This is a predicted structure of an 83-nucleotide RNA (c-di-GMP-I riboswitch aptamer) from a Thermoleophilia bacterium.
Its mean pLDDT, the model's own confidence on a scale to 100, is 89.

RNA sequence: CACCGAUAAAGGCAAACCAGUCGCGAGGCUGGGACGCAAAGCCAAGGACCUCGGACGAUCACCGAGGCAGCCUGGUUACCGAA
Numbered sequence: 001c002a003c004c005g006a007u008a009a010a011g012g013c014a015a016a017c018c019a020g021u022c023g024c025g026a027g028g029c030u031g032g033g034a035c036g037c038a039a040a041g042c043c044a045a046g047g048a049c050c051u052c053g054g055a056c057g058a059u060c061a062c063c064g065a066g067g068c069a070g071c072c073u074g075g076u077u078a079c080c081g082a083a
Stems, first nucleotide, its partner, number of pairs: 004081002012037002017032006035070001041076003045073003049067006
């Protein structure tokens, strides 16, 4: 340094839910709150899933526009140092 992740040390983040707020919506933001997380830091690049619109007799499928990083893959940065 890389890989790896401990009944280690110092810390960090924050699910559901509630309140306020923005959005047609998925959902986002702020505060409270902790289910959990060794990247639960960042990135919408590829999928999955979700929303809106279109066309279609209607669902699926298709097209367009979005959401989602705590669904997976991938990229990138990072604390500590046992086995």